[in-house]
RNA sequence: CUUGCGAAAGCCAAACCUGCCGAGAGGCAGGGACGGAAAGCCGCGGAUCUUCUUAUGUGACGUCGAGACUGCCGGGCUGCCAAGU
Numbered sequence: 001c002u003u004g005c006g007a008a009a010g011c012c013a014a015a016c017c018u019g020c021c022g023a024g025a026g027g028c029a030g031g032g033a034c035g036g037a038a039a040g041c042c043g044c045g046g047a048u049c050u051u052c053u054u055a056u057g058u059g060a061c062g063u064c065g066a067g068a069c070u071g072c073c074g075g076g077c078u079g080c081c082a083a084g085u
Stems, first nucleotide, its partner, number of pairs: 001084004011036002016031006034071001040077003044074003048068004055063003
């Protein structure tokens, strides 16, 4: 510098269960491992989801706004291990 088929020292932890928080999407903690080579950080773009109160147009329902999600796809920053050069 390149790569992540195989390996895994160390790391994270889906579903599900329990408790708490939230109107909700969801979040936090404990248990638990389906998986992950960035499943580390940034909601920056798109997708998806929610929307108590508020604005606006509706037959149904949308739009704006406000939020959730980075383990949906991209983008930015940083980094472990291994292999190859």